[in-house]
RNA sequence: GACCGAUAAGGGCAACCCUCUCGAAAGAGAGGUGCGCAAAGCUAUGGGUCUAAGGCCUCAGGAGGGCUAUGAUCGCCAGGUUGCCGAA
Numbered sequence: 001g002a003c004c005g006a007u008a009a010g011g012g013c014a015a016c017c018c019u020c021u022c023g024a025a026a027g028a029g030a031g032g033u034g035c036g037c038a039a040a041g042c043u044a045u046g047g048g049u050c051u052a053a054g055g056c057c058u059c060a061g062g063a064g065g066g067c068u069a070u071g072a073u074c075g076c077c078a079g080g081u082u083g084c085c086g087a088a
Base pairs, nucleotide, nucleotide: 004086005085012037013036017032018031019030020029021028022027035075041081042080043079045078046077047076048073049072050071054068055067056066057065058064
């Protein structure tokens, strides 16, 4: 240094839920909380999943319904990339 991940040390992040805000929604941000996480740091590159404003189709031209990300999810999986510590 690499691989690897200990009842190690110092720490880090923060699920669900609550409040407020943004958003059509999924969801996101902030505060509290703490389920858990050795990358639960970053990245939407591949796949999966979620939503359907807009568009298209259906329907009476309606209500309703269907299809579709350019939207979202990295705490769904993988890839890329950066990092603390140092037992076996």
c-di-GMP-I riboswitch aptamer from Dethiobacter sp., 88 nucleotides, folded computationally. Taxonomically the source falls in Dethiobacter (Bacteria, Bacillati, Bacillota, Dethiobacteria). Rfam family: c-di-GMP-I riboswitch aptamer. Its family is annotated with cyclic-di-GMP binding in the Gene Ontology.